[in-house]
RNA sequence: UGGCACCGCGCGGGAGAGCGUUUCCGGUCCUUUCAGGGCUGAUGGAACCGCCGAAGGAGCAACCACCCCGGAAUCUCUCAGGCACCAGAGACCGCGCGGGGCUG
Numbered sequence: 001u002g003g004c005a006c007c008g009c010g011c012g013g014g015a016g017a018g019c020g021u022u023u024c025c026g027g028u029c030c031u032u033u034c035a036g037g038g039c040u041g042a043u044g045g046a047a048c049c050g051c052c053g054a055a056g057g058a059g060c061a062a063c064c065a066c067c068c069c070g071g072a073a074u075c076u077c078u079c080a081g082g083c084a085c086c087a088g089a090g091a092c093c094g095c096g097c098g099g100g101g102c103u104g
Stems, first nucleotide, its partner, number of pairs: 001104004006099008018049001020048005025041007050083003056079001057077003063071002
């Protein structure tokens, strides 16, 4: 000084799936008024059903390794997470900075 991969940070891009139902509570409107009915809450609580996969987690596998123990996905499962817009713990991709490692 160049390259390669790894880790961390920052920036940018980045999908999918119910604005679900019921009830409590709050607000508001109407009335025959101490009750009843309607609307509303996306960021209030609880329950139920349906659904998504790209934080994380788990399982199998092509394959890798092998004395033993094993490693391994964007596949599979949905424990977790998520399901209007916005947002985002969003895999992955790009750029920059830093760290140490290998190598010319």
RNAcentral holds the sequence, with entries from Rfam. The RNA shown here (Glycine riboswitch aptamer) has 104 nucleotides and comes from Sphingomonas sp. Leaf198. It matches the Rfam family "Glycine riboswitch aptamer". Its family is annotated with glycine biosynthetic process in the Gene Ontology. Taxonomically the source falls in Sphingomonas (Bacteria, Pseudomonadati, Pseudomonadota, Sphingomonadaceae).